About this RNA: This is a predicted structure of a 1391-nucleotide RNA (small-subunit ribosomal RNA) from an uncultured Chlamydiae bacterium. Rfam family: Bacterial small subunit ribosomal RNA. Its family is annotated with ribosome and structural constituent of ribosome in the Gene Ontology. Its mean pLDDT, the model's own confidence on a scale to 100, is 83.

């Protein structure tokens, strides 16, 4: 000397703790509370405050004592501390100064009382803090003093912006909350606050609010706005913005300019966590996130790059504000999922009338395009600022510093390699949801079968579901669609715009009158309403209009308009209000008349009922549909005389009178109210209405006291009745009557509030009054006020109203808003009570209601008809048998028909067949039809065998047409298909029954009505008839009626065979047997006749009716056929046809046997009888209409007979076919018979493959019930009933006594329409319309829902009082204390 290490000091930078300043009261979140301390709009503050920011004025001087950090020791588990010691400041304290502020005082101007704004002097009082640079002179040894600049600090003045407080108006529900309030309302004083004030306190006064809703309860953040709506409104307050409130719950203050403070403090409470159990910690309604609850709501992302905020001198730091991204079809907007061509209209699906249609140009295929997506490449805006060098200016004494301007090196992006652009790729990766009966756009099939299910309303579904489920197709919307929840609209359905109240919901029972609302003519003033102008405000956003920016749009930006409002101000004066004056038309009064069951009170009257007494008198009275209870021989009822008592007032008496309504009726008197006429004298709008209030208010009822004749709830008895707590009868108490008090309701109705004005008419009636005429009355004609009827316009849903409005208007009041629950519950109020007034909800239904229409119905009315009743005759129901049905039985007793209108019905004929049923045996392309394909040649007939037969087998015999190809026919195999008397007559056609051969049912045009609908078609007559006549807003027409058709009764004519036979002739024992004839009968064609045509009378000079004449027939001559619109889901799928479903070796087909014929019983329809008007025996007379060839079948013969034999005649006026009752005789003589014939036995006949189940008939024998039929019920009015026989169809035969026809004999009765049944027309009521077999009420039983009660239990809210934390203010006491004073002791504001 150097290096290194250690230590120490200083400076700079970074970080951290602390002191100090500012901020933390902003931003962000949420809507609990709060109906007003809140919000909105507009004002006030002369009753106030304001940090930071801007401007201006003045100042920024001198001192002092502490205390964090730090150090030492120490407590506690922790949180957090304790003691001692040191230190700083723009932290803290004190003093000075005072431009200025504040207080007192003087004075001027203004105002709004307190006051405000100036001026003045005096007194009192009030400040401060530094720090960072720079520097010439001056001073100082130096530090520095001093000056100056920036940032600070203090005091004051103003601005901007923010806040506090007050006032007015506005904005929820509830009156079943009507009274609330003691600091309550005001005053004086005082305190308190930034500030007025009962804000607090002391004293004084007794006030204050309320029906324009106080007080209470419930609900709710308010607004700008949003949704909806044409608007007025209604609903709402998410997002965005403004305000308020809140921050775990409650209370409290501190700090600060600002808080009673989201991420500050203290206390109490609940909860969670830590703990060493002693004690502590916490507050997501900040951003993300977790858990829970729930139908349900996102990322523990990126960044301070932008915008904004805080701090800072600045750089910068902080910022879950904010900017971005992510998730969610949650909303709005835009875009794509391809475009063009493409018909064999492909395949597949679905449907089908089997032809086709549809999906559908859809696909495939061909030609294009490439948004978005994917891949590759490029690639923004959002950035403004910050800011170096340099330069200019300002401050200043200053060329320092500092500040400002210009300048611009450099630099800042989370989103993001994002938006965007280009290239590549291949139609390539990209469509769903709801609905399809109507509303409401969109239809079929299958499945299901009141099940499964659907459903917004109506409603679908029970075997053909466009409604359920699936499919095909379609419709709508579309990256969405649909549902659910909610709001507005439609809804004029709360009606201000913009409704109503006779009967649909709705006029108060009536008056009086308060508040309120409304209010006649003229004039003047004022200006509250009103109108006009101006000013301020009505935040922004939103909405609207116009522009602009993202490719468009949504979205965003800009401008305008608007924001209906509020306030201030200047004007106008028509209308309303207000003030004043005036008028008379409203209203009231006066004078003179009139009216009345108006009201109250008193007195009087006669008739009647009842009772009492007496008298006369005797056996009933009374009552009813008929009776009985009751009264009466103890003398009723009846009659007479006298008396008592109560109530009501005959005639007049009348849609006549009066009254506000309720209501008022013998006569007279008193009191009292009203209305009305005339006059136009007085007042001068005095008026109208009327919430509350007050009064009146039928009957019944209540209370007290009277009265009580009659009547009469309750009650008793008698009847009626199934019962009769009723109707009827006999009694009878409250009550009815009077006085006093209550009740306060009625279909208290004109179901119609009061008042005023206006609007064509006709006709009654009551009161008053005018005029004409007259001597007067009568009469005629006006006015006003009441009260009726009809009716124009108009109104009304219609009915109806219509100057007494329900018309046209005005004013005011009351009331209504689907039905039930319910005029109920609760609450309040009135009442003695009974009850009245006010008056809900839960729940439930999809209607309830009005008026009118058409039917149907009525134990409603009127008219009329029918063998409907009545008058008659004969029956049925009782017996036996036949037949059908039910039931029962059965293997089966096949099926159908079921009140009239099923039951002798389908069936005009079940032994087999029929036959559909049962048992058994067989067949399976089939017993029957058609077509195709393949292969075969027969098919058939005869005989035999097995079998119950079907069937199977054996034997014999055996093809046709065509040149050929092939065809016909037959059977076999296969495929399509056949078949079904299986179901549905409630899927149908057709046919039929029935009302009913009843007189109805409709249409066109016109007219009426909003319409349904009416008229015509009703009315007056008449008819069998909607038959005809007359009338008529109807005029016509159709289907029905009648007629036309058939049969029959008379006559004429034509024609005479098979019919007939008068005359002529032949013939016979006799006969139209024969020749002939057409006269008669008859047959069957054609015509005539009957039409109320004629007469008399009635009637509308009508239709028509009654009688008569003539006539065969007379009023449709008799009978038949003929059956309107429709009703009964009437009958029939079994006569036929037919949709759908079901079956296919069976639910089809064939065969044998059985069954349909069963039999305790019940019913229907018939036959035969019960006898003498008969039976039986003998004799004897007279029809009509049918049928006949697998037929009718004669004579003759046989048989007792059924029948057999026989075979003439007849395809028919030719042949076949005895009529019986009747008449004439005999017997029977009233009886279970000479009645009746069932049943049974025997023997037969006939049909038929076959008479056992199961035929008919014959003969003989047998000989049942039955002696005229209960309740009930049927047919018939004239050639009918009754009675007698005959024939036919079906059919081998027959159950036929049935059915359909024919002729013979041949009556009685009908007064009449009250009643039963059915029907027609008109009218009336209706809550019925599947229509009285309708509809419908209540209890009970069961189930379900809602509500109430219930021993109790629990949550919330409110009120009163007690204890009372933290804390604030005041007072008091104790202890302690740095700054200041004092020399000290000590004092000491304060802490």
């Nucleotide at each position: 000397g150097g290096g290194c290490c250690a230590c120490u000091c200083g400076c700079u930078a970074u970080u951290u703790a602390g002191u100090g300043g500012c901020g933390a009261a902003a931003g962000g979140g949420u809507u609990a509370g709060g109906a007003a301390u809140g919000c909105a709009u507009g004002g006030a503050u002369a009753a106030c405050c304001u940090g930071c920011c801007u401007u201006c004025u003045a100042c920024u001087u001198g001192g002092g004592a502490a205390u964090a950090a730090c150090g030492a020791c120490u407590g506690g588990a922790a949180a957090c501390g304790g003691u001692c010691g040191c230190u700083a400041a723009u932290a803290c304290c004190u003093a000075a100064u005072g431009a200025g502020g504040u207080g007192u005082c003087u004075u001027a101007a203004g105002g709004c009382a307190u006051c405000u704004u100036g001026a003045g002097u005096a007194c009192a009082u009030c400040a401060a803090a530094g720090u960072a640079g720079g520097g010439g002179a001056u001073c100082g040894u130096a530090a520095g003093a001093c000056c100056u600049u920036g940032c600070g600090g203090u005091a004051g003045a103003a601005g901007a912006a923010g806040g506090g407080u007050c006032c007015a108006u506005g904005a929820g529900a509830u009156a079943u909350c009507a009274g609330c309030u003691a600091g309550u309302u005001g005053g004086u004083g005082u305190g308190g606050u930034a500030a007025a004030g009962g804000c607090g306190c002391a004293c004084c006064a007794a006030g204050g609010c309320u029906a324009a809703g106080a007080c209470g309860u419930c609900u709710a953040g308010g607004c700008g706005g949003a949704u909806u709506g044409a608007g007025a409104g209604a609903u709402u307050g998410a997002c965005c913005g403004c305000c308020a409130a809140c921050a775990c719950u409650g209370g409290g203050a501190c700090u600060g300019a600002g808080a009673c403070a989201c991420u500050g403090c203290c206390c109490a409470g609940a909860c969670u966590c830590c703990u060493a159990c002693g004690g502590g910690a916490g507050g997501c309604u900040g951003c993300a996130g977790u858990c829970g609850a729930g139908a349900a709501u996102c990322a523990u992302u990126c960044g301070c790059a932008a915008u904004g905020g805080g701090c800072g001198a600045a750089a910068g730091c902080c910022u879950g504000a904010c900017g971005a991204u992510g998730c969610g079809a949650c909303g709005c907007c835009g875009u794509g999922u391809g475009a063009g061509c493409g018909a064999u209209g492909a395949a597949g699906g679905c449907c089908u009338u089997a032809g086709g249609g549809u999906u559908g140009u859809a696909a495939a295929g061909c030609u294009c395009u490439u948004u978005c997506g994917c891949c590759u490449g490029g690639g923004a805006a959002c950035a403004a600022g910050a800011g170096a060098a340099g330069u200019c200016g300002g401050c200043u004494a200053a060329u320092a510093u500092c500040c400002g301007g210009c300048g611009g090196a450099u630099u800042u992006g989370a989103g993001g390699g994002u938006a965007c652009c280009a290239g590549g790729u291949a139609a390539a990766g990209a469509a769903g949801c709801a609905c399809c009966g109507g509303c409401u756009a969109a239809c079929u099939c299958c499945g299901u079968g009141c099940c499964a299910g659907c459903a917004g309303c109506u409603g679908c579904g029970g075997u053909a579901a466009u409604a359920c489920g699936g499919a095909g197709g379609g419709u709508g919307c579309a990256a969405g669609c649909a549902u659910u929840a909610a709001u507005c609209g439609g809804a004029u359905u709360u009606a201000u715009u913009g409704g109503g109240c006779g009967u649909a919901a709705a006029g108060g029972g009536c008056g009086u009158g308060u508040a309120g609302g409304c209010g006649g003519g003229a004039a003047u003033g004022a200006a509250a309403g009103u109108c006009a102008g101006a000013u301020g405000u009505g935040a922004a956003a939103u909405c609207c209009c116009g522009a602009g920016g993202c490719u468009c749009a949504a979205c965003c930006u800009c401008g305008g308009a608007a924001c209906g409002g509020c306030a201030u101000u200047u004007g106008a004066a028509a209308c309303u209000c207000c003030a004043u004056u005036u008028c008379u038309a409203g209203a009231g009064g006066a004078u003179a008349g009139g009216c009345g069951g108006g009201g109250a009170a008193a007195a009087c009257g006669g008739a009647a009922u009842u009772c009492c007494a007496c008298a006369u008198g005797u056996a009933g009275c009374g009552g009813u549909g008929a009776a009985a209870u009751g009264c009466g021989u103890a003398g009723a009822u009846a009659u007479g005389u006298g008396g008592a008592g109560g109530a009501a007032c005959a005639c007049c008496g009348g849609u006549g009178g009066c009254g506000a309504a309720g209501g008022c009726g013998g006569u007279u008197u008193u009191c009292u109210a009203g209305c009305u006429u005339a006059u136009a004298c007085c007042u001068g709008a005095c008026g109208c209405u009327g919430a509350g209030g007050c009064g009146c208010g039928a009957a019944a009822g209540c209370a007290a006291g009277g009265g009580g004749a009659g009547c009469a709830a309750a009650c008793a008895g008698g009847a009626u009745u199934a019962g009769a707590u009723a109707c009827c009868c006999u009694g009878g108490u409250a009550g009815u009557c009077c006085u006093u008090g209550c009740c306060g309701u009625a279909a208290a109705c004109g179901a119609u509030g009061u008042a005023u004005a206006c609007u064509u008419g006709a006709u009654g009636u009551a009161g008053u009054u005018g005029g004409g005429c007259u001597c007067a009355a009568c009469c005629c004609u006006g006015a006003c006020u009441g009260u009726g009827u009809c009716g124009u316009a108009g109104c009304u849903a219609a009915c109806g109203c219509g100057a007494u409005a329900a018309g046209u208007a005005u004013a005011c009041c009351g009331c209504c808003u689907g039905g039930g629950g319910a005029g109920u519950a609760c609450a309040c109020u009135c009442g003695c009570a009974a009850g009245g007034g006010u008056g809900a909800a839960a729940c439930u239904c999809a209607a309830a209601a009005g008026a009118a229409u058409u039917g149907a119905c009525g134990g409603g009315g009127g008219c009329c008809c029918g063998c409907a009743c009545a008058a008659g005759c004969a029956g049925u129901g009782g017996a036996g048998c036949a037949u059908g049905u039910g039931g029962u039985u059965u293997a089966a007793u096949u099926c159908g028909a079921u009140g009239c209108a099923a039951c002798g019905c389908g069936a005009a004929g079940a032994a087999c067949c029929u036959u559909a049923c049962c048992c058994a045996g067989a067949c399976u392309u089939g017993a029957c039809a058609u077509a195709c394909a393949g292969g075969a040649g027969a098919c058939g007939a005869u005989a035999c065998u097995a079998g119950a037969g079907a069937u199977a087998g054996u034997a014999u015999u055996u093809c046709c047409c065509g040149c050929a190809a092939g065809g016909g026919c037959u059977g076999c195999u296969g495929u399509a298909c056949a078949g079904g008397u299986g179901c549905u007559g409630c899927a149908u056609g057709g046919c039929u029954g029935u009302c009913g051969u009843c007189a109805g049912c409709u249409c066109g045009u016109g007219c009426c009505g909003u319409g349904a609908g009416g008229u015509g078609u009703u009315g007056g007559g008449u008819u069998a008839a909607g038959u005809c006549c007359c009338g008529c807003a109807a005029c016509g027409a159709g289907c029905g009626c009648a007629a036309c058709c058939c049969u029959u009764a008379u006559c004429a004519u034509u024609a005479g065979u098979u019919g007939c036979c008068a005359g002529c002739g032949c013939g016979u024992a006799a006969u139209g047997g024969c020749g002939g004839g057409g006269a008669c009968u008859c047959u069957a064609g054609u015509g005539a006749g009957a039409c109320u045509g004629c007469c008399u009378g009635g009637g509308u000079u009508a239709a028509c009716c009654a009688g008569g004449a003539g006539g065969a027939a007379g009023g449709u001559g008799a009978g038949g056929a003929u059956g309107a619109c429709g009703u009964c889901a009437a009958g029939u799928c079994a006569g036929c046809a037919u949709g759908g479903c079901c079956u296919u070796u069976a639910u089809g087909u064939c065969u044998g046997g059985g069954g349909c014929u069963a039999c305790a019983c019940a019913c229907g329809u018939g036959c035969u009888a019960c006898a003498a008007u008969g039976g039986u025996c003998g004799g004897u007379a007279c029809a009509g209409a049918a049928g006949g060839c697998a037929g009718c079948g004669a004579a003759g013969u046989c048989g007792u007979g059924a029948g057999a034999u026989g075979g003439a005649g007849c395809a028919a006026a030719u042949c076949c076919c005895c009529a019986a009752a009747g008449c004439c005789g005999g017997c029977c003589u009233c009886a279970g018979u000479u009645c009746a014939g069932a049943u049974u036995g025997u023997a037969g006949u006939c049909u038929g493959c076959a008479a056992c189940u199961c035929g008919a008939c014959u003969a003989c024998a047998u000989g049942a019930a039955g002696u005229u039929g209960g309740a009930a019920u049927u047919g018939c009015u004239a050639g009918u009933a009754a009675u007698g026989g005959c024939g036919u169809g079906u059919c081998a035969g027959c159950u036929a006594c049935a059915a359909c026809g024919c002729c013979g004999u041949g009556a009685a009765u009908a007064c009449g329409u009250u009643c039963c049944c059915g029907g027609g027309c008109c009218u009336u009521g209706u809550a019925c319309a599947c229509a009285c077999c309708g509809c419908c009420c209540g209890u009970c039983a069961c189930a379900u829902c809602a509500u109430g009660g219930g021993a109790g239990u629990u949550g919330g809210u409110u009120u009163a009082c007690c204890c009372g934390a933290a804390g604030u203010c005041a007072c008091u006491g104790a202890c302690u204390u740095a700054a200041c004073c004092g020399c000290a002791a000590g004092g000491g504001a304060g802490a």